[in-house]
Context: one part of a larger RNA
RNA sequence: UGACGGGGGCCCGCACAAGCGGCGGAGCAUGUUGCUUAAUUCGAGGCAACGCGAAGAACCUUACCUGGAUUGAACUACGCAGGAAAAGCCACAGAGAUGUGGUGUCCUUCGGGGCCUGUGAUAGGUGGUGCAUGGCUGUCGUCAGCUCGUGUCGUGAGAUGUUGGGUUAAGUCCCGCAACGAGCGCGACCCUUAUCCUAUGUUGCCAGCGCGUAAUGGCGGGGACUCGUAGGAGACUGCCGGGGUCAACUCGGAGGAAGGUGGGGACGACGUCAAGUCAUCAUGCCCCUUAUGUCCAGGGCUGCAAACAUGCUACAAUGGCUGGUACAAAGGGCUGCUAUACCGCGAGGUGGAGCGAAUCCCAUAAAGCCAGUCUCAGUUCGGAUUGAAGUCUGCAACUCGACUUCAUGAAGCUGGAGUCGCUAGUAAUCCCGGAUCAGCAACGCCGGGGUGAAUACGUUCCCGGGCCUUGUACA
Numbered sequence: 001u002g003a004c005g006g007g008g009g010c011c012c013g014c015a016c017a018a019g020c021g022g023c024g025g026a027g028c029a030u031g032u033u034g035c036u037u038a039a040u041u042c043g044a045g046g047c048a049a050c051g052c053g054a055a056g057a058a059c060c061u062u063a064c065c066u067g068g069a070u071u072g073a074a075c076u077a078c079g080c081a082g083g084a085a086a087a088g089c090c091a092c093a094g095a096g097a098u099g100u101g102g103u104g105u106c107c108u109u110c111g112g113g114g115c116c117u118g119u120g121a122u123a124g125g126u127g128g129u130g131c132a133u134g135g136c137u138g139u140c141g142u143c144a145g146c147u148c149g150u151g152u153c154g155u156g157a158g159a160u161g162u163u164g165g166g167u168u169a170a171g172u173c174c175c176g177c178a179a180c181g182a183g184c185g186c187g188a189c190c191c192u193u194a195u196c197c198u199a200u201g202u203u204g205c206c207a208g209c210g211c212g213u214a215a216u217g218g219c220g221g222g223g224a225c226u227c228g229u230a231g232g233a234g235a236c237u238g239c240c241g242g243g244g245u246c247a248a249c250u251c252g253g254a255g256g257a258a259g260g261u262g263g264g265g266a267c268g269a270c271g272u273c274a275a276g277u278c279a280u281c282a283u284g285c286c287c288c289u290u291a292u293g294u295c296c297a298g299g300g301c302u303g304c305a306a307a308c309a310u311g312c313u314a315c316a317a318u319g320g321c322u323g324g325u326a327c328a329a330a331g332g333g334c335u336g337c338u339a340u341a342c343c344g345c346g347a348g349g350u351g352g353a354g355c356g357a358a359u360c361c362c363a364u365a366a367a368g369c370c371a372g373u374c375u376c377a378g379u380u381c382g383g384a385u386u387g388a389a390g391u392c393u394g395c396a397a398c399u400c401g402a403c404u405u406c407a408u409g410a411a412g413c414u415g416g417a418g419u420c421g422c423u424a425g426u427a428a429u430c431c432c433g434g435a436u437c438a439g440c441a442a443c444g445c446c447g448g449g450g451u452g453a454a455u456a457c458g459u460u461c462c463c464g465g466g467c468c469u470u471g472u473a474c475a
Stems, first nucleotide, its partner, number of pairs: 001475002003472003007469007015459002019422005026313008034304002042053002064299007076121001078120006088103006106113002124288002127286003133282002135277003138273001140271001145184006151160003164175003190265004195233007205222002209220003236259001239253005315415001319374007331362003336355002341350003381412001386407007428451007
């Protein structure tokens, strides 16, 4: 100087407390361990691995296994020697890769080019090392810290500044001070959301004026409104009052769409964990080179005494079912989204208008509301499992797809010890969309809107963190 303390002081955080909803019990889904296996490819391991890499494992992917093949699929400046083909097409054999046979034959300025074969160099490796590395990322932590120049103090390590008194979300600001300044962080600048103004007006809108329809901005027209686009305004403790060191600041109020950082996002200091990644990529070294490279068929990654993690669905009446009826936002679409119509109980099929989309389509939002029914039961709760029949995608659904219909109708009556999330348009709850994608194991992930709470006395305690101080046999 740090680190640590079941030392002290001050302060903060859904850290506790106060609340609301879960998890832990059941069934299923997904991930992991373990076991099994010819193989069940590899990585990730407290927080910070375990719905993680994987925003899509039937083949492919694929790295694994079994079997069959091959010496190069591509690249390259090339050197040397040689050839008239090669590719394509057809037939046969084969699980296929591939092999055999047939057919086929380039340009030229005549120097050659292009192509092929052999050979020498080389290629190739998801082989090893993340404890040799770059890059990227997680974490402490969006915590308020981390440093430097000059000066001063100290023999020196170092100290001071950065401590102190206030204050703040903040090393934020004010005052003081052997310090005076500065940098990286904080904040602001960026995006979005909330209000208004101006300009503009199609594919958007429709108040007023007409036309028209069973109905619809459908048409003429209009720019008021909504909305889109662009530019501005607005919030600054600016104003008033109390407190305060005539400070910073804080409390209350006015006006205002918004008030003291308005809400949300992007943004992550010096560093820590030899944290993670050699399997995104790049790369040193080591290793393989008729194989640890490459091609193909089939299998596996989906196996199942058990254990854990994360979710979904429930156990019902604030509910289930049936009928009627209302209101979104944000997205996607040409190898695409697919309307009207017809067929099918349905998944879907036939056929096909429109739309490269503020125009057309996906597309009925659902919870909600209004009625009816069920009446506390393993039930009209719950839907696992299984049987049968189908639909769709795709060369191909046996291993191993999703969905539909009929039948079947398991466990489960609110979950021990313990444990998690959340402070407001949040939790809870309800639907919608997208990426990946032929299809889909998505209940995952990432977004969007609808309905919409309760509680916070307080900081004694648990956990994590910041500043000052103290002790230390630790570095």

Small-subunit ribosomal RNA, 3' major domain from a metagenome, 475 nucleotides, folded computationally. The coordinates come from a structure-prediction model, not an experiment, and the mean pLDDT is 82. Its Rfam family is "Bacterial small subunit ribosomal RNA".